The part of an RNA shown here (small-subunit ribosomal RNA, 3' major domain) has 481 nucleotides and comes from an uncultured bacterium. Its Rfam family is "Bacterial small subunit ribosomal RNA". Model confidence (mean pLDDT): 83 of 100.
[in-house]
Context: one part of a larger RNA
């Protein structure tokens, strides 16, 4: 100087407390361990591995296993010699890959060249090893408020000072003081979305006023024109700065509390943004790359299987155990996205999954797309039930060369465990939790209950900082570095 302490002081964080909802019990989905296996490919392991790499394992993917077959090779570059037996097509064997056979080059007068093939070579290739040889990227402490430097001063020196102290802040934020004076990386601001207004814009958006037509007894509704006021689209600008007022603090500043005005008030809300560094953290399997290793195989091709196996154990989700509920009927109100080998309307068929068909749309125009919870009416009457839906049987639909291993969905039947979950443990402070649906990526299809977004409904609680956990500053002890 650090690190550590079941030392001290100060301060902070959904850290505790106060609340709300869960997990741990059940079934199922998914990941992992274990076990099994010819193989169940590999990696990730406290927080920070375990719905993680994987934003799509039937074949492919695929790296694993078994079997078949290739050897300058599937692709790339070059050299030497030889050759036209090359490609395409056809035939045979075959599960395919492949092997064997038939057929059989081009330009040029020529020399020669092009395109292939064969032989040999240089080299290809390797998801083989080492993340403890590396680059790059990432996680984490932590969006925590810290980490340093120049000059000066102090100290023999390591080093200190500045950065400590008094206040204050979300903040090393700012003010005051001070042997320090300044500066850099961080903080904040500048960027994006959202909340208010003004101006511009006016189709594909809108419909206040006006005109025409259809329907209607009428309110009205549908279509067209006119129009751009309103909603909206998306561009510019304004707006918030403790600017104003009062009080408090030590008299001062920074600041704190309250108020006015305002759509918004003290960082308005959310995002992007991650300092010096720590963990020899993660990744050689995304790519790159040193070294080592394989070279008729540890390379490459193909068929089938496996990654989905199942006595178990754990993590993360979903669905429930019901009456604030379930079932049936009626009836409202979104946002954000996607669409051409695509989205697919109306109509018809089917109880349904879906099928036939094809209008319109490269989309503010058409389609996906009738959001659901909510609300209204009716039924159920506390029961393993009109709860719950696993499992199984059977009949179907769709995608795809192909659904046996091993797809999703639908109809009928079957109706299991489960009556709120031990010790323990997780998330969340407001449009949040909880709850309801919708969309997208990947994708032929889908094991999505996952991930990333969007909107609807919409709470409770915070006395406080003694305690648990993580962190910051100062100080103290140390036989630790």
């Nucleotide at each position: 100087u650090g690190a550590c302490g079941g030392g001290g002081g100060c301060c902070c964080g959904c850290a505790c407390a106060a609340g709300c909802g869960g997990u741990g019990g059940a079934g199922c989905a998914u990941g992992u361990g274990g076990u099994u296996u010819a193989a169940u490919u590999c990696g990730a392991c406290g927080c920070a591995a375990c719905g993680c790499g994987a934003a799509g394992a039937a074949c492919c993917u695929u790296a694993c296993c078994c079997a078949g077959g290739c050897u300058u090779g599937a692709a790339g570059u070059g050299c030497a010699g030889g050759u036209g037996a090359c490609c395409a097509u056809c035939c045979a064997c075959g599960a395919a890959a492949g092997u064997g056979g038939a057929c059989u080059u081009c330009c040029g007068c020529a020399a020669g060249g092009a395109c292939g093939c064969c032989u040999g070579c240089a080299g290809a290739g390797g998801u083989g090893c080492u993340g403890c040889a590396u680059g790059g990227c990432u996680g984490u402490c932590g969006u925590c408020a810290g980490c340093u430097c120049g000059u000066g001063u102090c100290g023999u020196g390591a080093g200190a000072u500045g950065u400590u102290g008094g206040g204050u802040u979300a903040a090393g934020u700012c003010c005051c003081g001070c042997a320090a004076c300044g500066a850099g990386c961080g903080c904040a601001a500048c960027c994006c979305c959202u909340g208010u207004g003004u101006c511009c814009u006016g189709u594909u958006g809108c419909c206040c006023c006006c005109c025409c037509g259809g329907c209607g007894g009428g309110a009205g509704u549908c279509g067209g024109g006119a129009g751009c006021a309103c909603u909206c689209u998306g561009g510019a600008c304004a707006g918030a700065c403790u600017g104003c007022c009062u009080c408090g603090c030590u008299u001062a500043a920074a600041c704190g509390a309250g108020g006015a005005g305002g759509a918004a008030g003290g960082u308005g809300g959310g995002g992007a943004u991650g300092a010096c560094g720590u963990c020899a953290a993660g990744u050689c399997a995304g790519u790159a790359u040193g070294g080592c290793c394989c070279u008729u195989a540890c390379g490459g091709c193909c068929a089938g299987g496996g990654c989905u196996g199942c006595a178990c154990a754990c993590g993360u989700a979903c669905u429930a155990c019901a009456a604030u509920g379930c079932c049936c009927g009626g009836c409202a109100c979104a946002a954000a996205g996607g669409g051409a080998a695509g989205c697919g309307a109306g109509a018809c068929c089917g109880u349904u999954a879906g099928g036939u068909g094809g209008a319109g749309c490269a989309a503010a125009u058409c389609c996906c797309c009738g959001a659901a919870a909510a609300c209204c009416g009716g039924g159920c009457c506390c029961a393993g039930u009109u709860c719950a839906g696993a499992u199984u049987g059977u009949c179907g639909u769709c995608u795809g060369c192909a659904a046996c291993u091993c797809g999703a969905c639908g109809g009928c039947a079957u109706g299991a465990a489960g009556u709120u979950g031990g010790a323990a443990u997780c998330g969340c402070u407001a449009g949040u939790a909880a709850u309801g649906g919708c969309g997208c990526a990947u994708c032929a299809g889908c094991u999505a209950c996952g991930g990333c977004g969007c909107c609807g409904u919409g709470a409770a609680u915070a006395c406080g900082u003694u305690c648990c956990c993580a962190g910051g500053c100062c100080u103290u002890g140390u036989a630790c570095a």